[in-house]
Parts: sequence; C1' cells; structure tokens
RNA sequence: GAGGGUCGGGCGGCCGCGAGGCGCGAAUUCGCGCCCCCAGGAAAGUCCCGGCACCCCGGAACAACGGUAGCGGGAAACGCCCGCCGGGGGCGACCCCAGGGAAAGAGCCACAGAGAGCAGACGGCGACCGCUUCGGCGACGCCAUGGUGAAAGGGUGCGGCAAGAGCGCACCGCGCGACCGGCAACGGAAGCGGCACGGCAAACCCCACCGGGAGCAAGACCGAAUAGGGGCCGCGCAUGGAGUGUUCCGCACCGCGGCCCGGGUAGGUUGCAUGACCGCGCAGGCGACUGCGCGGCUAGAGGAAUGGUCGCCCAUCCGCAGCGAUGCGGUGGACAGAACCCGGCUUACAGACCCUCU
Repeated sequence: GAGGGUCGGGCGGCCGCGAGGCGCGAAUUCGCGCCCCCAGGAAAGUCCCGGCACCCCGGAACAACGGUAGCGGGAAACGCCCGCCGGGGGCGACCCCAGGGAAAGAGCCACAGAGAGCAGACGGCGACCGCUUCGGCGACGCCAUGGUGAAAGGGUGCGGCAAGAGCGCACCGCGCGACCGGCAACGGAAGCGGCACGGCAAACCCCACCGGGAGCAAGACCGAAUAGGGGCCGCGCAUGGAGUGUUCCGCACCGCGGCCCGGGUAGGUUGCAUGACCGCGCAGGCGACUGCGCGGCUAGAGGAAUGGUCGCCCAUCCGCAGCGAUGCGGUGGACAGAACCCGGCUUACAGACCCUCU
C1' cells in the first nucleotide's frame, strides 16, 4: 500500500429519570422502602424490499404509466448479496462500470471545418483536353499530404499510377463464421470476405422481466362526563301552534321529569416484541447461504426515560526532560440517539485491535 473483520472506554461511590417485581399505608391509580433492568453500529437518511393490516378489486390477456437492466445462483423479497463473464484502471494485492438492442422505426451530431451521413474538394497533387498576354486559367481526375473536429469511409510497408486510391500484395486490424468448450453470459477457432455496417438509447423507441393505493397517526376492542338522536312511562294544559269561524271539555304535538337504547368524542386496552431472531459447534457449498444440535433474549412511550457528578485506570492530544526506552504535568472520549417490525443500501464517525495479501 490492498482487502476483510471486531470493538467503539472500563471499574467503583453518590444523586436522579423511567419500566417491572415484592412489601407497607384505606389504596389497580397515590406515597414510601427494598430488589432488579434501561439505546446503536449506525437507533440516522426514509432510498429500496417484505411482514402485518385497512381501502379498492370476478379471472386472464392487452394497452397506458412507472421501475429493473451482462449471465448463473442465494434469499420471504429486492434496485441487496455471492460467484462468473465482458470492458477500463493499477507494477501488483486489487479497484471501477445505467454493462440488453444502433442492418425495426423516427431523430440528433453544437462550435470549427470544403465536407458530419447513401460525405466532401479549402490549401494541395496531376497526364490528356480547351483557352492563353506563356505567368497561368478553365474543365476533369484524386484524397496519399496540410488544416478543422469528440468523430473525416482501416494501419504500416512494398508494388502500382499522370497523380493517387485495398487498385494489387504481405503483415496487423476488422466483419462473417462451420466446428469445439461452457447451464449461460461468453471464450476459442478452420475457413471465407478487400473492408462494408460512424457515434449517440442515465434522449424517443424496441426486446425481456416486475409493479393496485395509502400506511401502526394502519387496524381491532372497551368507552365516560357534557351536548345532541331514538324509544317507553309519568306530569300538566300555565305559554305558543293546531284539529276549529268562536267558546268550553277531551285528545295529540312541543315542554318538564325519570328509565332504557344506539352512534361519535375524551380516555383506556391491544396491535407491541419469541422473531424470515441472535451466538456457538458440526455438516454441505468456491461463496452468498442452507441443514441439524445446543444455548440466549434485558426499552417500547405518550412528543418521548435511558442521565449527571466525583475518584482510579486505559487510550488520544499537548508541553517539558531524556540519545532512547521512558518519566512528569495538563487535556479528557468520535458520530449520534429507539417510537410497529424484519432484510438491505447510503451517509456520519475520535480512536484501538485482529486476520489475509501485495
């Protein structure tokens, strides 16, 4: 230098916060006493995947929209992980890659440049031909050479030619490729072909595969007080309306009182922590991982507890002394902090230790 893993202060005293258990006090709630327990490797970002659960939904196919992106495997699943392939970087250990399709279609290629896609002729080179004031000019041929560009229709050499050019040849490159190996991605390759088919798909598009929506403030159960709703019973016609044009009596509605019912709210309980869980051993596998056996399980919250301080020790850093080992003094522990849960990814991180390799 490269890759991987583990830990991320320790012990003790005192004072606190919050759960649980026991005891005492009239006490499920309150108080006191004792015992015991109390964050992370990322609890973070909320970026993927699922469990759980609600809403919608007859099944299948297609379309639209969104996502994934070499091949094979692992896994509940994934955009994760492992192994392999291809390309690139490094002397190397090793690292990085949106790594399918450009002869399906449609399109773009800025600036510069003569020309940017079934290419072009600015400088330049050139025999024949025409003109000529004999300097050249025009027409034609050409792309080797100069220049432009990210990119200009293979490269080097020899031949060839008026000048040139795969025009011909050799080698290199390139394309197609019988056949061989591999589950596959892909690799190798006889032979054939003078060489075509530029680049761009984290732009449209095409192929393949995947995908309903919103989430524990999901959801379930119990459920007051007060207000309002419904039903039954009782009281009374004092007020208002009305059967009635008026009066009286009776009935009914409103009203008042009591009881019952149901819905919602506050609140309480649950979901909620024994799970695709963790550790060790053995076996299988290159590995991710799987099987078996043994052992372990210590927040769950509600706007939110998990802390403070002192002493000693171990690191870090600083100063001084010393050649050095080291000693003395000081400093004093990073990032961060659960809120339904699991598997990942990403990001932050003082420092210490271990393994393998170059």
Predicted 3D model of a 358-nucleotide RNA (Bacterial RNase P class A) from uncultured Sphingomonas sp. The model forms 93% of the base pairs in the Rfam consensus. It matches the Rfam family "Bacterial RNase P class A". It is annotated as a ribozyme. The coordinates come from a structure-prediction model, not an experiment, and the mean pLDDT is 75.